[in-house]
RNA sequence: AGAGUUUGAUCCUGGCUCAGAACGAACGCUGGCGGCGCGUUUUAAGCAUGCAAGUCGAACGGUAGGAAUCCUUCGGGAUUCUGAGAGUGGCGAACGGGUGAGUAACACGUAGAUGAUCUGCCUUGAAGUUGGGGAUAGCUCAUAGAAAUAUGGGGUAAUACCGAAUAAUAUCUUAAUGCUUUGGUGUUUUGAUUAAAGGGGCUUCGGCCUCGCUUUAAGAUGAGUCUGCGGUCUAUUAGCUAGUUGGUAGGGUAAGAGCCUACCAAGGCGACGAUAGAUAGCCGGCCUGAGAGGGUGACCGGCCACAUUGGGACUGAGACACGGCCCAAACUCCUACGGGAGGCAGCAGCUAAGAAUCUUCCGCAAUGGGCGCAAGCCUGACGGAGCGACGCCGCGUGGACGAAGAAUGCCGAGAGGUUGUAAAGUCCUUUUAUAUGCGAAGAAUAAUGCCUGUAGGUAAUGACAGGCAGAUGACGUUAGCUUAUGAAUAAGCUCCGGCCAAUUACGUGCCAGCAGCCGCGGUAACACGUAAGGAGCGAGCGUUGUUCGGAAUUAUUGGGCGUAAAGGGCAUGUAGGCGGUUAUAUAAGUCUGAUGUGAAAGGCCACAGCUUAACUGUGGAAACGCAUUGGAAACUGUAUGACUAGAAUCUGUGAGGGGUAACUGGAAUUCCUAGUGUAGGGGUGAAAUCUGUUGAUAUUAGGAAGAACACCAAUGGCGAAGGCAAGUUACUGGCACAUGAUUGACGCUGAGGUGCGAAAGCGUAGGGAGCGAACAGGAUUAGAUACCCUGGUAGUCUACGCUGUAAACGAUGUACACUUGGUGUCGGGGUUUCUAAGCCUCGGUGCCGCAGCUAACGCGUUAAGUGUACCGCCUGGGGAGUAUGCCGGCAACGGUGAAACUCAAAGGAAUUGACGGGGGCCCGCACAAGCGGUGGAGCAUGUGGUUUAAUUCGAUGAUACGCGAGGAACCUUACCUGGGCUCGAACGCUAUGGGACCGUCCCUGAAAGGGGACUUUUCUUCGGAACCGAUAGUGAGGUGCUGCAUGGUUGUCGUCAGCUCGUGCCGUGAGGUGUUGGGUUAAGUCCCGCAACGAGCGCAACCCCUAUUCCUAGUUGCCAGCAAGUAAAGUUGGGGACUCUAGGGAGACUGCCGGCGUAAGCCGUGAGGAAGGUGGGGACGACGUCAAAUCAUCAUGGCCUUUAUGCCCAGGGCUACACACGUGCUACAAUGGCGGGUACAGAGGGUAGCGAAGCCGCGAGGUGGAGCCAAUCCCAGAAAGCCCGUCCCAGUUCGGAUUGAAGUCUGGAACUCGACUUUAUGAAGGUGGAAUCGCUAGUAAUCGCGCAUCAGCCAUGGCGCGGUGAAUACGUUCCCGGACCUUGUACACACCGCCCGUCAAGCCAUGGAAGCCGGGGGUGCCUGAAGAUGGUGACCAUUAAGGAGCUAUCUAGGGUAAAAUCGGUAACUAGGGCUAAGUCGUAACAAGGUAGCCGUACCGGAA
Repeated sequence: AGAGUUUGAUCCUGGCUCAGAACGAACGCUGGCGGCGCGUUUUAAGCAUGCAAGUCGAACGGUAGGAAUCCUUCGGGAUUCUGAGAGUGGCGAACGGGUGAGUAACACGUAGAUGAUCUGCCUUGAAGUUGGGGAUAGCUCAUAGAAAUAUGGGGUAAUACCGAAUAAUAUCUUAAUGCUUUGGUGUUUUGAUUAAAGGGGCUUCGGCCUCGCUUUAAGAUGAGUCUGCGGUCUAUUAGCUAGUUGGUAGGGUAAGAGCCUACCAAGGCGACGAUAGAUAGCCGGCCUGAGAGGGUGACCGGCCACAUUGGGACUGAGACACGGCCCAAACUCCUACGGGAGGCAGCAGCUAAGAAUCUUCCGCAAUGGGCGCAAGCCUGACGGAGCGACGCCGCGUGGACGAAGAAUGCCGAGAGGUUGUAAAGUCCUUUUAUAUGCGAAGAAUAAUGCCUGUAGGUAAUGACAGGCAGAUGACGUUAGCUUAUGAAUAAGCUCCGGCCAAUUACGUGCCAGCAGCCGCGGUAACACGUAAGGAGCGAGCGUUGUUCGGAAUUAUUGGGCGUAAAGGGCAUGUAGGCGGUUAUAUAAGUCUGAUGUGAAAGGCCACAGCUUAACUGUGGAAACGCAUUGGAAACUGUAUGACUAGAAUCUGUGAGGGGUAACUGGAAUUCCUAGUGUAGGGGUGAAAUCUGUUGAUAUUAGGAAGAACACCAAUGGCGAAGGCAAGUUACUGGCACAUGAUUGACGCUGAGGUGCGAAAGCGUAGGGAGCGAACAGGAUUAGAUACCCUGGUAGUCUACGCUGUAAACGAUGUACACUUGGUGUCGGGGUUUCUAAGCCUCGGUGCCGCAGCUAACGCGUUAAGUGUACCGCCUGGGGAGUAUGCCGGCAACGGUGAAACUCAAAGGAAUUGACGGGGGCCCGCACAAGCGGUGGAGCAUGUGGUUUAAUUCGAUGAUACGCGAGGAACCUUACCUGGGCUCGAACGCUAUGGGACCGUCCCUGAAAGGGGACUUUUCUUCGGAACCGAUAGUGAGGUGCUGCAUGGUUGUCGUCAGCUCGUGCCGUGAGGUGUUGGGUUAAGUCCCGCAACGAGCGCAACCCCUAUUCCUAGUUGCCAGCAAGUAAAGUUGGGGACUCUAGGGAGACUGCCGGCGUAAGCCGUGAGGAAGGUGGGGACGACGUCAAAUCAUCAUGGCCUUUAUGCCCAGGGCUACACACGUGCUACAAUGGCGGGUACAGAGGGUAGCGAAGCCGCGAGGUGGAGCCAAUCCCAGAAAGCCCGUCCCAGUUCGGAUUGAAGUCUGGAACUCGACUUUAUGAAGGUGGAAUCGCUAGUAAUCGCGCAUCAGCCAUGGCGCGGUGAAUACGUUCCCGGACCUUGUACACACCGCCCGUCAAGCCAUGGAAGCCGGGGGUGCCUGAAGAUGGUGACCAUUAAGGAGCUAUCUAGGGUAAAAUCGGUAACUAGGGCUAAGUCGUAACAAGGUAGCCGUACCGGAA
């Protein structure tokens, strides 16, 4: 110091989360020792038991008991000594200890005041301590009672109580007076009042000493009271107050005071927050933080408050009293039921509560306190120990060597790696532990004894100061030290996807689970669980909770408000805040010095003590604060005076839809009247409702009404904003400019307040032409509560009131100042040539842009720049501008304005894509123009569906469906049924034992299989090997799953023209530029331009076929010329001319010409040429998209199976059939069918083959076997065509399905289930609805031929070949697809996107709510204990005192009444939030298909 998380990516805003530190903690796992600390945060709930405050015999009387002596009637008594307990009396008990309920207050902190006060014990000083009296407890005798306790009689003492004397510098009082100034302090003076107690020691008996007592002065300490300032939240608490505020008099207190009472006055407090409510002890400090701050107030220390709850006083120096009293209340206990007792928030301990917090310990040895002369006693204060890893600190659990890198575990492509020097082993050490022994310090001194000194005294006891000696240890088996033993007694916890250091395997399979945030898990999980390994910390480690930090995320330090949350709708102005120039004064702020204080502890620094540290001690600095006081005077303030630059006023000029009222005008619309005139008009995408022959629309004339003001008109003018537009007049506000004069800071802003404030809306009264919510009808539609149309009421208009809101926007508060410019425009002024322009200047209003700012977009002298002043507002999204309360309003509603709950985002700007029922430009058999089809029929084939034992599997929009399959009768075959096998149908290796194997035959069986018979080796180093089957083992096998784990291959966009890179440049960045632009092209093809310059993959070309020609070569091909020869025939000799074959060349490049053009290039019936602008065709498919297809071609990870999901066999199925779809064939006929004759191809194939001639059969075919391994022979007759004939428009001489019969061929076998032939039969079908497909030239159409697979074939399919051979393209508006540019976007899984609301279901929290219940507070009235005060006063009496009782007032509490307030609960109800796959629509995002949104009103299932 930062990090993760919004996005496809980016920058920003913004929230959430994490890493740190801390804790009086708790929980989980684990746990060796010691030191120092800490330990009911909850229930101020209740408490059994013990202890926590006593002491003094040197204040007093004196008892029980004991001892001794004496006496005795043996019962006992007397004397002396000692003497517990109790009592009187004194002091203490008001300290110490606990707790934090109450308290928002002079309670606390800090600084002061007390001239308004008190103060026991203590210290210092002064003066005294004389002399008397009467009681009373204890005790004794009785009485009442269960007890607690109470009452009466008798008698007694004091340092108890009461008079008397004396006395002041005390108190009161009279009169002066000094200094001061609230009642202070001196001096003088008059009068009055008030004290006491003794005890002990010594004595020369006179007294002295000491402890006390009394009065007084002062100090110290402690306390009371008052004051300034400071520290919580809520304004959804705005008004509060009757002893209230003040005065006078009186009372009261230690003391001021309405503290109390009577009377008088009517004040006092409050927006600088009164009152009310909520919460809370305050501080030093503690935690955190760089600091400023934030949080907190355990332990330790200071103060306060409290002691079961409430009230009250008494005593006392001090209390309204924790371990005192009285009363009331609740609770608990005892009881003889009549009455009594109690108060752990003291120390232990118990119960309950709770996540949670200890021993009913030891001791007064130390420190401190009370009493005492003292010894001493008391002390749960305190000192210690115990329990608890609760915290901090320290130590240890061993050290060194040790590679065969052991074993185990885990991983592994099997080599190895890792655990790991780790272990084992060897050599050491002994902190700790166990055992033994030794052993500090905490102890100072008291009493007392002795010594010395000081003061006074006759002495002694004494006093004070110093010294020496002098008892006492809870802890404690202390700390520490020594010796012995032996590695011996001692390691866990969390984590390992990122943040965040650390990874692999197995299991699991959106399950189980994890999770702080993001998020993991749906069969290969580094995220779950386990293991191994690793990382971190370590007697601890994690989790949870809380606080601060990070968070500049409340921003004083240190944030913002155009679009992210955020400028008030606009003005005016009150309080407040801020304020021009100058002089003087002052000293409040400010600055500086001094003094006091800021307790100690803590923190910081230094040093020191425990072995170290924690801990502790000593010293220092610091303590930013407050107060008093001295000084300074720049700035701010204040006071006084002056100034004119801010502001304002006067004068002149000017522009203007500024406002209000009255009057006037024309055009248009509608209506009315009359004329002309006739069938429609109107309206729409198209229609209809509507209107019209009772005469519309149209047109002419006249009239009426209301509303709005065309052109001018503009980025223009005015106004504070809303807003303002015909003209004239009246009244009126503001503004600009110019010149001089006047006032003299009069200014700026502005919480509240007040006024204005579009539209809609409301009230009353008018008005109502047009338009027009609601409403009605017509359309549209699946629906249409809409969009469109026809009507139409409120309203729109006027006046007077109300409302007070808008996307009231420049989404930009007001004012002032400063900071380069350019160019328009409106208003004014100056100047110049005398006017067209120009220049200067002030004020407004626009555009573009510098610097600068900004996340970017953008803003940019009209700032969103740089500053100042003041106001308003914001702090994640939703819930929600909702609920509730209050205020306003006639209402509608407006203002103010939450929380629970929920999410990890919501959002801004910009980028790249994708998309649009956005735009531009371009292309394609995309449309159009044509030709021929499909969709209708029959059949073939594939698919779906259905069926089935099985109908194996895959392919499913384009991009599946004559597809994988280029051949399912068996086989194929993967499916089904049945029969069999289990080292297995095929293959490798090892071991054991055996045998040849092969072959032939028999039985059984559907076959496979099972059983049996016969026959029978070779090589050899003699071990064995080859071969076969058997047994055992390891590997097999699988068309089983996953194409969403993969390779490879393929389809598609698309043969579309695109896709990228390097360097540079631009941008914070994602990215952009290049690749865009202007042309051109089939093309990112080329040219030009350009912050780009180059390059790559694509395009094109290079390759093959084809079209022309040349060269070479010439068999099996060819035959012109020569010769031979035949019925004929390149048949033969021969030839290379031609065709052809197959090798190599040439040729075409916009090369030439003309036109256009800068160029690229385009155009031309151009020339030439076989071919002309890519000549035609093929192969060739960029980056990528579709988790596209294929695990069943093959390969392959993982999973599954192993007497079966493997293998063998027979039969069946893949060929089923109500139906639906795709692809085809044949047709429906005359451009045809049939019959006869006749002509011309190309490319292929052939030895398990093609198979000629000949012969047989109507034919399929049979027979036959020549020839051919093929330019030689065969398949092999090409067909359409041409010629002749026939048919005559008909379900036909069309069409051929279906079916019968008979055959042929292949094959082991044609039943399921083959093809073909002959004959007979002769179905549908007469050109095909909506819709839809192909094709642009040797193409479509049409005609036949061949091949692969193959025994045969369901081939009408596929792949090739040639023959004949068209029509049309104006063109790019539209449909589809695509390329580029641009625009919008809330999409990025990318429009098959996103997304809104009602309804239905579940869960959650909340609001309202009749009612029910409760809390706290207040008010009125009634009652009223104890106590205090006042009055009265029996009896007594020591007589101005006291006093039982009665009474008055105040009052805790109780009762009651009516309200307010806060909360709980509630039938029912309302909306909200959340929840993989519910319903209805489609409102928003693109022009979202009617642009969207804001305010308002009305309407509607919902948007």

This is a predicted structure of a 1503-nucleotide RNA (small-subunit ribosomal RNA) from an invertebrate metagenome. Model confidence (mean pLDDT): 84 of 100. Rfam family: Bacterial small subunit ribosomal RNA. RNAcentral holds the sequence, with entries from SILVA.